Context: one part of a larger RNA
RNA sequence: UGUUGGAAUAUUGAGAGGAUCUGUCCCCAGUACGAGAGGACCGGGAUGGACGCACCUCUGGUGUACCGGUUGUGGCGCCAGCCGCAUCGCCGGGUAGCUAAAGUGCGGACCAGAUAAACGCUGAAAGCAUCUAAGCGUGAAACUGACCUCAAAACAUGUAUUCCCUGAAGAGCCGUCACAGACCAUGACGUUGAUAGGAGGCAUGUGGAAGCGCGGUAACGCGUGAAGCUGAGCCUUACUAAUCGCUCGUACGAGC
Numbered sequence: 001u002g003u004u005g006g007a008a009u010a011u012u013g014a015g016a017g018g019a020u021c022u023g024u025c026c027c028c029a030g031u032a033c034g035a036g037a038g039g040a041c042c043g044g045g046a047u048g049g050a051c052g053c054a055c056c057u058c059u060g061g062u063g064u065a066c067c068g069g070u071u072g073u074g075g076c077g078c079c080a081g082c083c084g085c086a087u088c089g090c091c092g093g094g095u096a097g098c099u100a101a102a103g104u105g106c107g108g109a110c111c112a113g114a115u116a117a118a119c120g121c122u123g124a125a126a127g128c129a130u131c132u133a134a135g136c137g138u139g140a141a142a143c144u145g146a147c148c149u150c151a152a153a154a155c156a157u158g159u160a161u162u163c164c165c166u167g168a169a170g171a172g173c174c175g176u177c178a179c180a181g182a183c184c185a186u187g188a189c190g191u192u193g194a195u196a197g198g199a200g201g202c203a204u205g206u207g208g209a210a211g212c213g214c215g216g217u218a219a220c221g222c223g224u225g226a227a228g229c230u231g232a233g234c235c236u237u238a239c240u241a242a243u244c245g246c247u248c249g250u251a252c253g254a255g256c
Base pairs, nucleotide, nucleotide: 001153005164006163007162008161009160010159011158015150016149017148018147021049022048023047024046025045026044027043033038051107052106053105054104055103059100060099061098062097066093067092068091069090070089071086072085073084074083075082076081111145112144113143118138119137120136121135165253170248171247172246173245174190175189176188177187178186195241196240197239198237199236200235201234202233205229206228211224212223213222214221215220
């Protein structure tokens, strides 16, 4: 831009893509079969491998905005306490998020249609015979559906419901943002408000703060005290910022 008035929401599915794998064990059954040795079909159940999709409860990884330990050096006048730099200085842990060689859920199925090889029924040509010539069946991971995803620019531009008849319905701008994200888009919210920040509480992590007291010559230890601190998580709360507004979008929507 189109889809012949303009919108919002929900959809159909022409078509396209994905997937399509397989082992072992058990039961049937030591049965059928077989002299024995051996040893099934059919059917049912369990559990794996590889592959794929999703997810983060668990197990781990990461986690340079969390906590702690510690070395050297410089600084805050000194002590103490802190801070800078040294790969995040190094090291031990770790929330959210992200993530899987490792984590945990799920998937391949079932079924149907039409078939291949093949196996048949009926059956002539050809008084017989013959699955084939007419006709009718069975039959595979292949094919068409079924399963998952996209999908009306499917220009044959589909369908349904509702809204609006005027600056209307609706959309955008602008702002606060994230389960979204390169930008854009998508999604949430804008005071009739929990959208983000802050604050309060909780969770989680770290692991016992500082100060003071006591003990020790001291390094240090103990007590106060599961202390102090705690990013992204959860709940609550209008304290701060989403103010006020502006723009687009029309006028009943041809005939053949």